[in-house]
This record gives sequence, C1' cells and structure tokens, in this order.
RNA sequence: GUUCAGCGGCCAGUGCAACUACUUGUUCGGCACCCCGUCAGGCCCGGGAGGGAGCAGCGGACUGAAUAAAGGGUGUGCGCUGGCCGCUGAGCGAC
Repeated sequence: GUUCAGCGGCCAGUGCAACUACUUGUUCGGCACCCCGUCAGGCCCGGGAGGGAGCAGCGGACUGAAUAAAGGGUGUGCGCUGGCCGCUGAGCGAC
C1' cells in the first nucleotide's frame, strides 16, 4: 500500500415498535341566541290545484372530552441495506 474479517462512530434510506391529538375518522357530551339543511303542528297566499315564509324537533356547523384506526410529526427503542471515518486482527505485496 492492498484484500478480508471483527468492533465502534457518523450520515442516508427503510421495516417493526414507542411517543405525539397536527389532519381525517369514530364515540360520548355541550350548544338561550346567531348561521346552513330538513322543516310536524300552526301561519300566510289561493276558488281549487298548489305555492310561500317558517317556530319546535332533528341533522350540520361550532364547541369540550375520549379513542392511536388512517395520514402526518418526533435529539425514542430494536433491526435491515448502502456510504464515509476510525480502531483491532489476519493474508498478500513493496521498500
């Protein structure tokens, strides 16, 4: 100097797990009024057929919590692949 092996470190990718409520989903709850949808009854228009506005209720939206299911994130753990660096050993070569 070179080849191989082992060990350690760093970087990238990746698998599984862990953590995280950021997004979605699911579950439970809250919501006098306001907003959206649907609007029983009642009301209004109409001779009628029919039409209109619309309270309550229900759903949504909004809001509180739970859930780690999917996605996302994470100076976390274990592993795999590749790269780089260092150390140790062995072989070979040169001086």

This is a predicted structure of a 95-nucleotide RNA (Bacterial small signal recognition particle RNA) from an uncultured Pseudomonadota bacterium.
It matches the Rfam family "Bacterial small signal recognition particle RNA". Its family is annotated with SRP-dependent cotranslational protein targeting to membrane, signal sequence recognition and signal recognition particle, plasma membrane targeting in the Gene Ontology. By type it is a non-coding RNA gene.